[in-house]
RNA sequence: GAACCGGGUGACCGCUCUACGGCUCGGCCGUGGGGAGGAAAGUCCGAGCUCCACCGGGCAGCGGGCUGGGUAACGCCCAGGGUGCGCCAGCGUAAGUCGGCGCAUACGGAAAGUGCCACAGAAACAUACCGCCCGCCUCAGGCGGGCAAGGGUGAAACGGCGAGGUAAGAGCUCACCGCUCCAAUGGCGACAUCGGAGGCCAGGCAAACCCCCCGCGGAGCAAGACCGAAUAGAAGGGAAGAGGACGCUCGGCCUCGUUAGAACCCUCGGGUAGGUUGCUUGAGGUGGCGGGUAACUGUCACCCUAGAUAGAUGGUCACCGUCCGCCGCAGGCGGGCACAGAACUCGGCUUACAGGUUCGUCU
Numbered sequence: 001g002a003a004c005c006g007g008g009u010g011a012c013c014g015c016u017c018u019a020c021g022g023c024u025c026g027g028c029c030g031u032g033g034g035g036a037g038g039a040a041a042g043u044c045c046g047a048g049c050u051c052c053a054c055c056g057g058g059c060a061g062c063g064g065g066c067u068g069g070g071u072a073a074c075g076c077c078c079a080g081g082g083u084g085c086g087c088c089a090g091c092g093u094a095a096g097u098c099g100g101c102g103c104a105u106a107c108g109g110a111a112a113g114u115g116c117c118a119c120a121g122a123a124a125c126a127u128a129c130c131g132c133c134c135g136c137c138u139c140a141g142g143c144g145g146g147c148a149a150g151g152g153u154g155a156a157a158c159g160g161c162g163a164g165g166u167a168a169g170a171g172c173u174c175a176c177c178g179c180u181c182c183a184a185u186g187g188c189g190a191c192a193u194c195g196g197a198g199g200c201c202a203g204g205c206a207a208a209c210c211c212c213c214c215g216c217g218g219a220g221c222a223a224g225a226c227c228g229a230a231u232a233g234a235a236g237g238g239a240a241g242a243g244g245a246c247g248c249u250c251g252g253c254c255u256c257g258u259u260a261g262a263a264c265c266c267u268c269g270g271g272u273a274g275g276u277u278g279c280u281u282g283a284g285g286u287g288g289c290g291g292g293u294a295a296c297u298g299u300c301a302c303c304c305u306a307g308a309u310a311g312a313u314g315g316u317c318a319c320c321g322u323c324c325g326c327c328g329c330a331g332g333c334g335g336g337c338a339c340a341g342a343a344c345u346c347g348g349c350u351u352a353c354a355g356g357u358u359c360g361u362c363u
Stems, first nucleotide, its partner, number of pairs: 001359005007320007015035009037339001041350002044348005049220004056255004061216005066080005081107001082105007090097002108211002113209002115205003129151002131147007159177002162174003179198004184193003224277004233268001235267004244259004284303008321337007
């Protein structure tokens, strides 16, 4: 770091759903079967499902960002790649570099533009505080010129190491590394290997605005449907071709079209506090065989595992299990047993968790 378990058995009593049967049928009784999680939590993502719309157009807006695969889909999962860090071992004068293992990933673009990098520091799209070298002078100081290799400041200082060269230095020159470009080879691809050429290039931040690519209707089970019941809208206002409303169920702008109505929009006021349904058979679970490195998937067989509605799924006793403490230690006594309760359903992520078991890795 990851995975699994996280109490068991019996008796008695109690609650709830359901099948069958009975009864004195608002309901009760009997027998059988079922009844809260790995997170049910957070409501952070993605969907199934329901409703609106059945198609004006454009802009804006929002979300995502290495590659390939999986999936209903995803910000999830799997496998790879790049970059960085740690350990081990090798090569190299050195800078560095190859390999193995592990971890992280703030992973499109800085050469389209704009912007920011505080303080310190000489200087952060640019330079000289200390210093090095040369010349002169009134000489342990001063003046002039050259330098950016050494030191200092800082998160970051005109690529790095070595050699040559120089008054002293500098990619000034050279080999190597790094960087950029081109070609060849391998790969679905991200990229990798090798060769050549080059400037020896002025950095970082886009989780800054922005650019590029991909995608995006909205609201939600308190959605919705049915039954029953009740009431109050003769309430107020809007606009007259300028603009208003609708086409566009979040909201904004532009444009196009339609429209003058008991239609649309806004404000205020009243009624419905009921019942049934949605409501649990699912992108479901388990096992065998096959495909795939894996995530996952094909096929065959078997299984049905809560459905409440002020809200059930529990209480007591005994024994066992496990942890802690003590003792006169085959054992006994006492105490404890985590986080935590479904409400349409599912795939993820995040958070909480006493104790126990297993696996991997590091020190």